[in-house]
């Protein structure tokens, strides 16, 4: 230099192919049972999907470029 995967909430992940209301577990935050700690239980906040343009009625999702972290070649 070339290519390949990845990158969504505090952490871990899907959801991408085949565009249409951003989701799950764990942690947080209230109540409830407990004498209190755990521990169940119900509810409940939180993410312009790396960044930066383009297509489009609509982009996490199609394209461009770019960043950063990992592999293979050279």
């Nucleotide at each position: 230099c070339g290519g390949a995967g990845c990158g969504u909430a505090g952490c871990g992940c899907a959801g991408c192919c085949u565009g249409g209301u951003a989701g799950c577990g764990c942690a947080c935050c209230a109540c409830a049972c407990u004498g209190g700690g755990g521990g169940u239980g119900u509810g409940g906040g939180g993410g312009u999907c790396g960044c930066a343009g383009g297509u489009u009625c609509g982009a996490a999702u199609c394209c461009u470029g770019u960043c950063g972290c990992u592999c293979c070649g050279a």

A computed fold for a 74-nucleotide RNA from Sphingomonas faeni, annotated as transfer RNA.
It was read from a public genome assembly.
Rfam family: tRNA. Rfam's curators write: Transfer RNA (tRNA) molecules are approximately 80 nucleotides in length.